[in-house]
Context: one part of a larger RNA
RNA sequence: AGCCAACGGUGAAUGCCUUGGCACGUACUACCGAAGAAGGACGCGAUCGGCUGCGAUAAGCCACGGCGAGCUGCCUAAUAAGCUAUGACCCGUGGAUGUCCGAAUGGGGAAACCCAGCACCCGUCAUGGGGUGUUACUCCCGCCUGAAUAUAUAGGGCGGGUAGAGGGAACUCGGUGAACUGAAACAUCUCAGUAACCGGAGGAAAGAAAAACAACCGUGACCCCCCUAGUAGCGGCGAGCGAACGGGGGUGAGCCUAAACCGACAUAGUGGAAAGCCUAGCGGCGUUGCUAUGUCGGGGUCGUGGGACCUAAGGGCAGGUGCGCUAGAACCUGCAAAGAGUUACAAAUCUUGUUGUUAGUAGAACCGUACUGGAAAGACGGGCCGUAGAGGGUAAUAGCCCCGUAAACGAAAGCUUCAAGACUCUUAUUAGUGUUCCCGAGUAGCACCAUUGACGUGGAAUUUGGUGUGAAUCCGCGAGGCCCACCUCGUAAGGCUAAGUAUACGUACGUGACCGAUAGUGAACUAGUACCGUGAGGGAAAGGUGAAAAGUACCCCGGGAGGGGAGUGAAAUAGUACCUGAAACCGUUGGUUU
Numbered sequence: 001a002g003c004c005a006a007c008g009g010u011g012a013a014u015g016c017c018u019u020g021g022c023a024c025g026u027a028c029u030a031c032c033g034a035a036g037a038a039g040g041a042c043g044c045g046a047u048c049g050g051c052u053g054c055g056a057u058a059a060g061c062c063a064c065g066g067c068g069a070g071c072u073g074c075c076u077a078a079u080a081a082g083c084u085a086u087g088a089c090c091c092g093u094g095g096a097u098g099u100c101c102g103a104a105u106g107g108g109g110a111a112a113c114c115c116a117g118c119a120c121c122c123g124u125c126a127u128g129g130g131g132u133g134u135u136a137c138u139c140c141c142g143c144c145u146g147a148a149u150a151u152a153u154a155g156g157g158c159g160g161g162u163a164g165a166g167g168g169a170a171c172u173c174g175g176u177g178a179a180c181u182g183a184a185a186c187a188u189c190u191c192a193g194u195a196a197c198c199g200g201a202g203g204a205a206a207g208a209a210a211a212a213c214a215a216c217c218g219u220g221a222c223c224c225c226c227c228u229a230g231u232a233g234c235g236g237c238g239a240g241c242g243a244a245c246g247g248g249g250g251u252g253a254g255c256c257u258a259a260a261c262c263g264a265c266a267u268a269g270u271g272g273a274a275a276g277c278c279u280a281g282c283g284g285c286g287u288u289g290c291u292a293u294g295u296c297g298g299g300g301u302c303g304u305g306g307g308a309c310c311u312a313a314g315g316g317c318a319g320g321u322g323c324g325c326u327a328g329a330a331c332c333u334g335c336a337a338a339g340a341g342u343u344a345c346a347a348a349u350c351u352u353g354u355u356g357u358u359a360g361u362a363g364a365a366c367c368g369u370a371c372u373g374g375a376a377a378g379a380c381g382g383g384c385c386g387u388a389g390a391g392g393g394u395a396a397u398a399g400c401c402c403c404g405u406a407a408a409c410g411a412a413a414g415c416u417u418c419a420a421g422a423c424u425c426u427u428a429u430u431a432g433u434g435u436u437c438c439c440g441a442g443u444a445g446c447a448c449c450a451u452u453g454a455c456g457u458g459g460a461a462u463u464u465g466g467u468g469u470g471a472a473u474c475c476g477c478g479a480g481g482c483c484c485a486c487c488u489c490g491u492a493a494g495g496c497u498a499a500g501u502a503u504a505c506g507u508a509c510g511u512g513a514c515c516g517a518u519a520g521u522g523a524a525c526u527a528g529u530a531c532c533g534u535g536a537g538g539g540a541a542a543g544g545u546g547a548a549a550a551g552u553a554c555c556c557c558g559g560g561a562g563g564g565g566a567g568u569g570a571a572a573u574a575g576u577a578c579c580u581g582a583a584a585c586c587g588u589u590g591g592u593u594u
Base pairs, nucleotide, nucleotide: 001593002592003591004590005589006588007587008586009585015579016544017543020515021514022512023511024510025509026508027507028506029504030503031167032166039101040100041099042055043054044053046079047078049075050074051073061095062094063093064092065091066090070083071082072081106115107114108113116135117134118133119132120131121130122129137164138163139161140160141159142158143157144156145155171202172200173199174198175197176196182189186236212219213218223250224249225248226247227246233241234240254496255495256494257440261298262297263296264295265294266293267292268291269290270289276285277284278328279327280326281325282324283323303474305439306438307437308436309434310432311431312430313429316335317334318333319332320331321330337427338426339425340424341423349422350421351420352419353418356415357414358413360409361408366382367381368380369379371378383400384399385389391403392402393401445469446468447467448466449465450464455481476491477490478489479488480487531538532537551578554565555564556563557562
């Protein structure tokens, strides 16, 4: 020095475990913000570094409920000082306080800082100083003023506003809009109207009450699901893309305007009596009438076309109105009766009951053993409960030890479901005629260029936009996939609308041929921390003594570290560098070979 064996060191694999993750399901909930959000900075504890909580009233204050004996949060002990049956701590509901920054909004600013004006108050002999409130911009409403320029308007001022601004995981609607890729290359095409960016909104959004489909039969808003169907089609007819009708389900809801016509008011024009003042008669008035525009109110809303206007019928009771009187008609107000209602169709709130929810209550039934063991829940023996044998814990494996579980019960206060009431609103309609009037205009359509739709210009309807042109009003207009005729269906150019649907930042419960510390979230631990970067940004490592600290009193060696005894414990080669403790690597002892 090699090899073998035994025993160690180092090292951390492996096994076992789980406080953390991942995925899915069900139910609920779903916007926050100038009344200052989301997110932060700095503070607040007797001693206090981090986390949590809170805000100068600062691990908290007040009220009302629940619970019932201890309590002063966690890492985290200890001491001190306190609180508590006059009910603390803890849990729930409502309220108060809530520094500074941040849309940040008095002005400024290198966020968490600096400096002000005004009103009132405090303080000083006085100045400086302190406190509370208020002071950004835009928009909307009202009032007052007010140029060129007479009326006006612009502008200015004052008052009021729970108006806007910023944030939000995904979902949603809209705007802009790729490329890699596929086509075995590549250009039309595809990827894809995807990703990305921007804007708007909400708890959902969008869409929506037919200018729809269909086919000679009929359906009857929209949305979602299953089929129709990988069909009909589109397509360098390549790669690929890909419907609808119809059928079956879920849900279920329909409405308001514009116009014609009437009235009031305002403005402008015209008119001065032959017009007008509801009708008739008598009288009277006359800045009244007529036309146009605008605002408001009534009216009206449809496709067996509807409405206006006109005519006729009908319409409970009482009171009132007009230039005067009489009669009529009309209109207004109130009551009655009937109906409706707060998610659209007008709109606000309250009361009572009720459903659920935000704390909780209560909840059956087992013992023995001189069996094993450190420990019984194991083994043995004999019982019991069960609308509860889900699960977890307890010194190993417990239906009956503990927490729970099944079934049952419970709320002062908040939220919530439904019902009733208060309350609020409405009251007509029917028939007939068609001489008349209305039925959404730079719109529909058309031409060109795009776009859309499964549809790539095609015979290409449909949708939307740009440029140009440019109708009709029911004997009208549009559609039925060029176009024409017939027939059928509908009624554009205004608007609102719950449910069924999407998603999960979030709450609760549950499940897993999901992970088990190099896995599973980046993060089971002080984790978006430490650290890196000027910055945008990047981004870790790190779990396990034991049933219980019983965490080794005391003695010895040593400066200490660390050991040797002793003691605890079932175990200390379980000693906090702590479960198990592989291998590489380094040794000790013995053997053997040269």
Molecule: large-subunit ribosomal RNA, domain I
Organism: bacterium